[in-house]
RNA sequence: AACUUGAGAGUUUGAUCCUGGCUCAGGACGAACGCUGGCGGCAGGCUUAACACAUGCAAGUCGAACGAACUCUUCGGAGUGAGUGGCAGACGGGUGCGUAACACGUGGGAACCUACCUAGUAGUACGGAAUAACUUCGAGAAAUCGGAGCUAAUACCGUAUAAGCCCCCCUUUAGAGAUAUUGGGGGGGAAAGAUUUAUCGCUAUUAGAUGGGCCCGCGGCUGAUUAGUUUGUUGGUGGGGUAAUGGCCUACCAAGACUACGAUCAGUAGCUGGUCUGAGAGGAUGAUCAGCCACACUGGAACUGAGACACGGUCCAGACUCCUACGGGAGGCAGCAGUGGGGAAUAUUGGACAAUGGGCGAAAGCCUGAUCCAGCCAUGCCGCGUGAGUGAUGAAGGCCUUAGGGUUGUAAAACUCUUUCAAUGGUGAAGAUAAUGACGGUAACCAUAGAAGAAGCCCCGGCUAAUUUCGUGCCAGCAGCCGCGGUAAUACGAAAGGGGCUAGCGUUGUUCGGAAUUACUGGGCGUAAAGCGCAUGUAGGCGGUUUAUUAAGUUAGGGGUGAAAUCCCGGAGCUCAACUCCGGAACUGCCUCUAAAACUGGUAGACUAGAGGAUGUGAGAGGAUAGUGGAAUUCCGAGUGUAGAGGUGAAAUUCGUAGAUAUUCGGAAGAACACCAGUGGCGAAGGCGACUGUCUGGCACAUUUCUGACGCUGAGAUGCGAAAGCGUGGGGAGCAAACAGGAUUAGAUACCCUGGUAGUCCACGCCGUAAACGAUGAGGGCCAGUUGUCGGGCAGCAUGCUGUUCGGUGACGCAGUUAACGCAUUAAGCCCUCCGCCUGGGGAGUACGGUCGCAAGAUUAAAACUCAAAGGAAUUGACGGGGGCCCGCACAAGCGGUGGAGCAUGUGGUUUAAUUCGAAGCAACGCGAAGAACCUUACCAGCCCUUGACAUCUUGGUCGCGGAUCGUGGAGACACUUUCCUUCAGUUCGGCUGGACCAAUGACAGGUGUUGCAUGGUUGUCGUCAGCUCGUGUCGUGAGAUGUUGGGUUAAGUCCCGCAACGAGCGCAACCCUCGCUGCCAGUUGCCAUCAUUUAGUUGGGCACUCUGGCGGGACCGCCGGUGAUAAGCCGGAGGAAGGUGGGGAUGACGUCAAGUCAUCAUGGCCCUUACGGGCUGGGCUACACACGUGCUACAAUGGCGACCAUAGUGGGAUAAUCCCCAAAAGUCGUCUCAGUUCGGAUUGUCCUCUGCAACUCGAGGGCAUGAAGUUGGAAUCGCUAGUAAUCGCGGAUCAGCAUGCCGCGGUGAAUACGUUCCCGGGCCUUGUACACACCGCCCGUCACACCAUGGGAAUUGGCUCUACCCGAAGAUGGUUCGCUAACCGCAAGGAGGCAGCCAGCCACGGUAGGGUCAGUGACUGGGGUGAAGUCGUAACAAGGUAGCCGUAGGGGAACCUGCGGCUGGAUCACCUCCUUU
Repeated sequence: AACUUGAGAGUUUGAUCCUGGCUCAGGACGAACGCUGGCGGCAGGCUUAACACAUGCAAGUCGAACGAACUCUUCGGAGUGAGUGGCAGACGGGUGCGUAACACGUGGGAACCUACCUAGUAGUACGGAAUAACUUCGAGAAAUCGGAGCUAAUACCGUAUAAGCCCCCCUUUAGAGAUAUUGGGGGGGAAAGAUUUAUCGCUAUUAGAUGGGCCCGCGGCUGAUUAGUUUGUUGGUGGGGUAAUGGCCUACCAAGACUACGAUCAGUAGCUGGUCUGAGAGGAUGAUCAGCCACACUGGAACUGAGACACGGUCCAGACUCCUACGGGAGGCAGCAGUGGGGAAUAUUGGACAAUGGGCGAAAGCCUGAUCCAGCCAUGCCGCGUGAGUGAUGAAGGCCUUAGGGUUGUAAAACUCUUUCAAUGGUGAAGAUAAUGACGGUAACCAUAGAAGAAGCCCCGGCUAAUUUCGUGCCAGCAGCCGCGGUAAUACGAAAGGGGCUAGCGUUGUUCGGAAUUACUGGGCGUAAAGCGCAUGUAGGCGGUUUAUUAAGUUAGGGGUGAAAUCCCGGAGCUCAACUCCGGAACUGCCUCUAAAACUGGUAGACUAGAGGAUGUGAGAGGAUAGUGGAAUUCCGAGUGUAGAGGUGAAAUUCGUAGAUAUUCGGAAGAACACCAGUGGCGAAGGCGACUGUCUGGCACAUUUCUGACGCUGAGAUGCGAAAGCGUGGGGAGCAAACAGGAUUAGAUACCCUGGUAGUCCACGCCGUAAACGAUGAGGGCCAGUUGUCGGGCAGCAUGCUGUUCGGUGACGCAGUUAACGCAUUAAGCCCUCCGCCUGGGGAGUACGGUCGCAAGAUUAAAACUCAAAGGAAUUGACGGGGGCCCGCACAAGCGGUGGAGCAUGUGGUUUAAUUCGAAGCAACGCGAAGAACCUUACCAGCCCUUGACAUCUUGGUCGCGGAUCGUGGAGACACUUUCCUUCAGUUCGGCUGGACCAAUGACAGGUGUUGCAUGGUUGUCGUCAGCUCGUGUCGUGAGAUGUUGGGUUAAGUCCCGCAACGAGCGCAACCCUCGCUGCCAGUUGCCAUCAUUUAGUUGGGCACUCUGGCGGGACCGCCGGUGAUAAGCCGGAGGAAGGUGGGGAUGACGUCAAGUCAUCAUGGCCCUUACGGGCUGGGCUACACACGUGCUACAAUGGCGACCAUAGUGGGAUAAUCCCCAAAAGUCGUCUCAGUUCGGAUUGUCCUCUGCAACUCGAGGGCAUGAAGUUGGAAUCGCUAGUAAUCGCGGAUCAGCAUGCCGCGGUGAAUACGUUCCCGGGCCUUGUACACACCGCCCGUCACACCAUGGGAAUUGGCUCUACCCGAAGAUGGUUCGCUAACCGCAAGGAGGCAGCCAGCCACGGUAGGGUCAGUGACUGGGGUGAAGUCGUAACAAGGUAGCCGUAGGGGAACCUGCGGCUGGAUCACCUCCUUU
């Protein structure tokens, strides 16, 4: 000194909080695999087949126990073996099969043994008979064996002796006894010698030490889908057996023993010290090292021995292998090496006994694959190296680039140094205490040369440190989770750069951690998974006040033990470290002794606050049973009465002229009990509702009289338990699964209707489940209130009120709590006790097994497989066949159209060489296109060009260019050619500069090619809708809310008031333009009142008027009345040209639609480059069976035709109030008279005009002729609210020419709006939601296909096990004495004893029969899961279009439908009750 100590992250959602799983970062390994590999030290190395093994070795030794034989000899002797004999082969070494057990760990115990060793005591006398070896004969292939004969011992036997030892008897002492002990007597039993002169042995015995056997307490696996097990079983007595206790064995007797604190059975497993992890508690593990156990080819058995039921011993049986002459034999690597096999995978057929240890021996010594070393392997831990310093032009190369540069990078090169390690040469230990060193010429030291020989692996989207380019294009691939890849990939592959670790680095596997995700430390159960449907009660658990005692728990101290090693601390030794050594601490445990007595427990006593009893009252749909009653429905009878009734959204089926419905009277039957009636009452729950009687349970209050903890909870158990359902027998009015019919519908196995059977009712017996819910277990204590209501009591008086108290039942609410919602004295708050239950979603409350049931089924209750979520609460949106309020030509009220005809035009489709491209619901379709004969033109065919029709640069040449013109070839582009006009600018005078042209070269040009889902810009749309946001503050854990909601009001988030909000921004409005009134200024081209004049405002004149165009005024709910809240505002009125934003326009918030456009333009990427570029001629965009959109003209008399007639306004013409372009409808008059026409004008013929290079494909107009469809348009649908619709013409852009289109202009000029129920769209508030790609959402089930795992399954294969029986090897035990027999006895015969044999029971293997259990296979079959855009429907989520769900029953292709009962986890409306605020 042995101390400190605890990290999180990703992933469910549009976002949030929570619950909850999955995944990651850390450590470890007897590891394996991939890439790579310099050295050393220390460790480790078949985890799988306890699979089979070739070969060698792993246990021998002693001649100082013995005889014979042999060798050598210096004859003294020395030595070598086989054999007899002794000791050791029970240790050491291996393995983990078995074993859930006193096997192990720990702590105790008594009835035992212990060779060798130590100490002590006493002995070691006298004899005898054999036998191997050997010799010989024989059998056999061999292994081996047999007969005869000879021989020794420390081999064997007998006798003697006996201090002590063993047995029996008597006795002393102690003790209750068992028993122990003292003394005496009787009986029994030992021994071996060797060598030498000192030892070693031998025998008996007593102790010790060591080792072992036995017994017991406690401790450590899983399964109850294993609940009962057991007959030597449990105990006793006698006997046997053992070293020893004991049913260990046996005979008899008794009927016990174990078990819910888990017996038995099944599965798995050697146990421990320890090891890994962890903050710890724990969890996992049991390689190496150490302790114990078990096993030795498989099974059984004993022998020998101190010790074994024996790894390298024996016997038997079995399987396998080998030898064989077929007769018979041999073998056991889970010892060390090694081989085959298995496997992802684990080493040398090495050296030495030098050290440590073991066996034998007196010793020398021999043996020792124990051991010590070496070899192989990055398998792990530790250490070292692969160089150091200087070095910027920041070299080259690579990569990136905004093209400037950056980076690799002081990195390299270069210069100057060093030599660890390795290499070469030399010296050379310790390990040995006298000798002896395998390792090994090793460690270490010295010297030499030279940067010389020595770097890789993984990663770089987030978690997680580290990024760029290229390639690829949902492919190839990656991936631990989330996820990445569909043409700009920091996620794939490569490269460059970067990050990490380093002789290793990654991956895979396993395990602990994180995971408080099994919660003892340390979780939960209203809605997330989770309270049994309810009660009674057994075991168990827990338990009021007080006194005494005890000491089991508890606390303190001591003792014993807790092996060593390990961990930790302090030191020490290898150069350090790893490693090793020494000392300590610790080992949290168990046993035992002593002490304490507060608490828990035990014992004895006392108490009354818990609990119960007594007495007196009280309320009640509490239960059971018997009876009684009225209303209604239906049916039956009779009467009246006539044509319908009934039913529905509308109908029909149905009933009715055979008299229904309706109505009156009478009767029958069954079921249910209106009003009262109430978040009222009672009951444990289910549940209970007319009235009366009888029987009966519970509760409350009051009195404070009694008992004296009698209590609480409650696993199993038992009882009750809605509806449906089942059985038997009744009953049956109404209702009503199934069923039938009618409707609805695409279908309608439904919703609706008409019928209707089980059932519903009663009795008895089953079932045992529900959303059996307060989704909230029972009991007790404590912690603010307010206010209803039910039952009882008390007090006060104003006698119907107030106050108070106990018990029940509601609402709101504080603290507290909760993820939030919410709960809140009836807790989901704070505590105590006991029980039940949960641990991701699906598979599944399913399968199998068990129990129960008549059945339906209930209960108990998994796994494989699959997903990264499933879920709760709340938030913001969106949506609803939810609600409220409001708006809009949204509907309604009107007017006119479209849809039918002909034509025009656009689109689709079709066709074509091409019919270029785009636009696609509203918001594409008379759209881009404000104008396709060529051009345009992008398309097609053909013919041409290739630095190009166009831009810049370089080189060379020329000085132009341009215009007009003649001619030739050609379809033209183009090529060639004639003539004429014209003759650039500056200048330093140089083709010098600019400019132009020609030729060449390559960089490049060019692309209406692609991607509008890479983009800019621009446009449409919701929508001129009234909304969209922010700062600060406040509220909420948070997403968010508030403001922006509310009461009014407005066209408006317009304004007012209120308010935890106060302000602000983008929108609204206003400011802008125009029209309407007017003033001022100005007065030509305009105007003309006044004065002249003229055909004429033509001219003079004038600027009053009109008008023009500039600046102003004017309108603001300003005034009055009413209303409203004294507000904002609204209604009415006055005045006014105009009145409530006066009309119109421009103006388009945040955003949505990946909306449109790459073909206006711009632009990233990609693509083409003698073509996808450029030029030209001709064609096409104009096609035509058809479909749609938008228009024009009509169908006629409100009209057609003819005639007459006058006033415009924009606009255009280069400029122009001057000139030009310009007239119609309306109106008036006439005619036509209802017809395919004097309507209508398509179509066609012919002639002509215009434009243009050119009207064939393919223009417009005109004249004459022709004269089609069409007689007001189905379903459906469009526009419009006033100078609007309708109707009428006019102008313009584009344009050579071409308008029914488009953009403008004016003329004439209506009708209607009750109103907001409904359709559509929109705004605000609220509500529900399983939607968030936001209802064009989500989503369910059958069927079809593919794959996967799994249940059933006739049967079949195998393992384990049980029962009965048969067989019965070896063996020990018991019996027997026919056979054989050396020691002893006996004179002998013979005996004792022994051997062999035989018999008996026991028993391994084996067999037969029948069970149980587990696993494999299995035709066929059931459901489940997962899959791409399959099929059928639409069940659920919104009131999901029939509210949904639970239980049950029936039915149906399928989701599902229907009946009965229940729940709210149902929207909406209304009503009732209660509460809060005022």

This is a predicted structure of a 1478-nucleotide RNA (small-subunit ribosomal RNA) from a Parvularculaceae bacterium. The sequence was found in a public genome assembly. Its mean pLDDT, the model's own confidence on a scale to 100, is 83.